[in-house]
Molecule: RNase P RNA; transfer RNA
Organism: Acidimicrobiia bacterium
């Protein structure tokens, strides 16, 4: 210059008039008012009620070490193994020598496999020869190197060996278990001996092991006010869903269910929090400590918008609803930092 | 807001245990009939919402995403 990696910000600016929701008011006003995703509702929690939440099974989820948090399926670091020239990305990454299972067509044969083609026929057989030597047949048998089939055929090369072959024997190479010894907190690395000669997938299949989870949810629940009519069914049982035991409550009026009657209200929960900015100390890092400042939406038919002026790159995806922490998914552009690969010049 | 179902042929559904999708009506051809219906034989329709991953192999297993449906207010 061109091609890429990776992290982090921002998501039209200022003025002004008017509107709408909140707090506060001296009733003049003043202050505050959408996001990184508020979104999907996909994890984890706080919060609430169930019995301050208890055993057991069944169920469910997580799955390399290590470490961060309240907690996680999230984050950081770290090893493995994939991927790229790199920079970096990516990874549901225990366990298949503990059992049970699965592999359609294909193809000889798919799990302590197996012989279609082929190679061989040393031995035995049968032939030719008077017979030994010798040839021939491809009966019986023998091999798995080569072809073939398939995702996927029971280690690679090389030598030796033999009729022909073959871990059948060697020697290097890969793998595997076992032991040591070195460095790691750990996963796991490195380096050596020995050892049968190889001992395949697939657990997002059942399972096994480690380890974690009790349910429902803010329409959760708690006060107020108004108002009306109660009937019937189950029938001893309710408290988390599925069983079992234990607890506590009730003991003939509760409880679930239909069918009818009423009301369409007002408060609380609901905005000071695992809060948000800065400096600072620790720490590789995620994060934590401590010191100062800051109040930052709060509705319930549900606010957050129109007009003007100026400017400029002409504004994308999208809008709260009990709050918080992740994850994933939507997204025109602009902007800041680090890096890596080519060409070219100096 | 907050919780559950579901998504296969033109409709209504099965199939969910991983091996290559079926049924019934509906559709077209033929038979039978004078001609229709009914019967009876044959036939031809599937990105199993969508994208991605495991797996040799996914409609079935996970995980993400669209879209449809439903049930949850008080107070006797």
């Nucleotide at each position: 210059c061109g091609a890429g990696c990776c992290c982090g910000u921002u998501g039209g600016a200022u003025g002004g008039u008017c509107g709408c929701g909140g707090u506060c008011u001296u009733c003049g006003g003043a202050c505050c008012g959408a996001g990184g995703a508020a979104a999907g509702u996909c994890c984890g929690g706080a919060c609430u009620c169930c019995a301050c939440a208890g055993g057991g099974c069944a169920g469910g989820g997580u799955g390399c070490u290590g470490g961060a948090u309240a907690a996680c399926u999230u984050c950081c670091a770290g090893g493995c193994g994939g991927g790229g020239c790199g920079a970096c990305c990516c990874g549901a990454c225990g366990g298949a020598a503990a059992g049970u299972g699965c592999a359609g067509c294909a193809g000889a044969g798919a799990g302590c496999a197996g012989a279609c083609c082929g190679c061989c026929g040393a031995u035995g057989g049968c032939c030719c020869g008077a017979a030994c030597c010798g040839g021939g047949c491809a009966c019986a048998g023998g091999c798995a190197a080569g072809g073939g089939u398939g995702a996927a055929a029971c280690g690679g090369u090389g030598g030796g060996g033999u009729a022909a072959g073959a871990g059948c024997c060697c020697a290097c190479c890969a793998g595997c278990a076992u032991c040591a010894c070195g460095g790691g907190c750990a996963a796991c690395c490195g380096u050596g001996a020995u050892g049968g000669c190889u001992c395949g997938g697939c657990a997002a299949a059942c399972c096994c092991c480690a380890c974690c989870c009790g349910g429902a949810g803010c329409a959760a629940g708690g006060c107020c006010a108004a108002g009306c009519a109660g009937g019937g069914a189950c029938g001893c049982c309710g408290g988390c869903u599925g069983c079992c035991c234990g607890c506590c409550g009730a003991u003939c009026a509760a409880g679930u269910c239909c069918c009818g009657g009423g009301u369409a209200g007002g408060c609380c929960g609901c905005a000071u929090g695992a809060g948000c900015c800065a400096g600072u100390c620790g720490g590789u890092g995620a994060c934590g400590g401590c010191u100062g400042g800051c109040c930052c939406a709060g509705a319930u038919g549900g606010a957050u918008g129109a007009c003007c002026a100026u400017c400029c790159u002409c504004g994308a995806c999208a809008g709260a609803a009990u709050c918080c922490g992740g994850c994933u998914u939507a997204c025109a552009g602009a902007c800041g930092g680090g890096c890596u690969c080519g060409c070219a010049c100096g | 807001g907050c919780c559950g179902g579901g998504g296969u042929a033109g409709c209504u559904c099965a199939g969910a245990c991983g091996g290559u999708a079926g049924a019934g009506c509906a559709g077209c051809u033929c038979a039978c009939u004078c001609g229709u219906a009914a019967u009876g034989a044959g036939c031809a329709g599937g990105u199993c919402g969508u994208c991605g991953g495991u797996u040799c192999a996914a409609g079935u297993c996970c995980g993400a995403u669209c879209c449809c449906c439903g049930g949850c207010u008080c107070c006797a």